[in-house]
RNA sequence: CUGCCGGAGAGGCUUCGCAUAAGCGGGGCGCCGAAGGCGCAAAUACUGCUCUGAAACGCUCAGGCAAAAGGACGGCAG
Repeated sequence: CUGCCGGAGAGGCUUCGCAUAAGCGGGGCGCCGAAGGCGCAAAUACUGCUCUGAAACGCUCAGGCAAAAGGACGGCAG
C1' cells in the first nucleotide's frame, strides 16, 4: 500500500423551500470529537520578545449528531 473483519461520540430538534408521499436541500439554535486542518509540553538550536517540535490533549475551520456511508485506531492475509 491492497483485501477482509472489528470500530466510539453527539437533536430523526426547529423553520423555510421543493415533493402526492417517502424524502431532499437551505437557514436557526443546541451538541459531538476518531477523517483532514490548526495549537503546544519536554527537548533541541540560538541567546534569545525567536526556531524546530507529539498525542487518543486542546480548538471546532472542515466534518459529524436514526440507518447507510464515512471513520482515528486495532486484528488477519498478501
A computed fold for a 78-nucleotide RNA from a marine eukaryotic metagenome, annotated as Glycine riboswitch aptamer. The coordinates come from a structure-prediction model, not an experiment, and the mean pLDDT is 77.